Predicted 3D model of a 531-nucleotide part of an RNA (large-subunit ribosomal RNA, domain I) from a biogas fermenter metagenome.
Its Rfam family is "Bacterial large subunit ribosomal RNA".
Context: one part of a larger RNA
RNA sequence: AGCAAAUGGCGGAUGCCUUGGUUGGUAGAGGCGAUGAAAGACGUGCUAGACUGCGAUAAGUCUCGGGGAGCUGUCAAGGAGCUUUGAUCCGGGAAUUUCUGAAUGGGGCAACCCAGUUAAUAGUAAUAUUAACUACUAUAUUAUAUAGAGCGAACGUGGGGAAUUGAAACAUCUUAGUACCCACAGGAAAAGAAAUCAAUAGAGAUUACGCUAGUAGCGGUGAGCGAACGCGUAAGAGGGCAAACCACUAGUUUACUAGUGGGGUUGUAGGACUGUAACAUAGACUAAAAGAUGCUAAUAGAACAUUCUGGAAAGUUUGAGCAUAGAGGGUGAUACUCCCGUAUAUGAAAGCAGCUUUUUACUUAACAGUAUCCUGAGUAGGGCGAGACACGUGUAAUCUUGUCUGAAGCUGGGUCGACCACGAUCCAACCCUAAAUACUACUACCAAACCGAUAGUGUACAAGUACCGUGAGGGAAAGGUGAAAAGAACUGCGGUGAGCAGAGUGAAAUAGAACCUGAAACCAUUUGCUU
Repeated sequence: AGCAAAUGGCGGAUGCCUUGGUUGGUAGAGGCGAUGAAAGACGUGCUAGACUGCGAUAAGUCUCGGGGAGCUGUCAAGGAGCUUUGAUCCGGGAAUUUCUGAAUGGGGCAACCCAGUUAAUAGUAAUAUUAACUACUAUAUUAUAUAGAGCGAACGUGGGGAAUUGAAACAUCUUAGUACCCACAGGAAAAGAAAUCAAUAGAGAUUACGCUAGUAGCGGUGAGCGAACGCGUAAGAGGGCAAACCACUAGUUUACUAGUGGGGUUGUAGGACUGUAACAUAGACUAAAAGAUGCUAAUAGAACAUUCUGGAAAGUUUGAGCAUAGAGGGUGAUACUCCCGUAUAUGAAAGCAGCUUUUUACUUAACAGUAUCCUGAGUAGGGCGAGACACGUGUAAUCUUGUCUGAAGCUGGGUCGACCACGAUCCAACCCUAAAUACUACUACCAAACCGAUAGUGUACAAGUACCGUGAGGGAAAGGUGAAAAGAACUGCGGUGAGCAGAGUGAAAUAGAACCUGAAACCAUUUGCUU
């Protein structure tokens, strides 16, 4: 020096565990905010720090309920206290709620600076303190009143709107009306009661799902894009205006205009108008009262002993019991009968939610005739240019419209994929409308051939922390003694050390806090062999 074995050190893999995550489900809730939000700054304890709570009434105040023996949140002890005259704790309601922040008296480099008006208090006064008010915009009629403003995870509607990419290059095309930006809304939004489809038969608002169908088509006929009719389901609901006509009011240019009320709302045309008949029925529901139900604390809740092993019994043995409860968790190993619970039953002073009933507000009707009147105009349609339709200008209908034009008006008008005729079908140019559909920041409960600390969230730990960056922003590492601290009194060595040796605790200390298990690399010691 090498090899081998043993014993250690270092190291933190592996196994086991789980306070935390992940995914999904069932219900609820779907908003908060000038009565000052979300988010923060600074304070606040017997307290130096961090978290949690709270706000100068500051880990809290009052009140109404629950509850019944301990409590003064956590790291985290100690000290000093509270409590059966009912504390701590749990739930409903109320009070307080500094400063910043839409931030709103003015300003400002957020958590700071400086005012004005009125009133009170102190002062002879200057002045100081306290309280309230003082922003802007919209609407209404000045005073004044009401509303708005900002935040929030996804879902929604509208206004704008890429590129990487694919086409094996690339320009039309695709990616895609996607990402992203902006505005606005709701618990859903949007859409919606045929100027719709269909095809000689008919259907009957919208929305969503399964088919139709990767079909018909579109397409540098490339890459790709991609319907509808019809069928089956979910859910189902239809209404109101404008006008004609009548009445009233107001204005004036005396014939109209405006407002209010009645009337009226459709295509087999309907309504006004004229005549006849009728005062019922129904409703998608405003407010109040009553009732029951549910939510926000809770209450009761069955049944076991023994033997052995062991540090410890829930294991083993023997013999029992309960079960509308053998879900789950805990307890010194694996517990239906030890504890918390579970099945089941019961419960609210206060607040909230929807439901039912009653009263009330509101809305709601037919038949016949047809001379006259009405039935949504810069609209329908057309030219040019674009966009949307599965449809890229094409034979391109249909829908929207930047620009130029521009009808008919019921003997009327639109559509039926160029266009014309016949035929069929519907009635635009006004408005509203629940459900079926989308989503989950949030609350409660449940589940998993989901993870188990390099995994699972970035975060199981004082994590969006430490730290980095001027900033936008980026962004960690870090879990496990033991059943119980019983966390090692005392002695010795040592620097009044670090550390170690005894002693003691414990089932175990090679479980000693650098603490479960403790792999490998790597470093030693001892013994043996080889050179």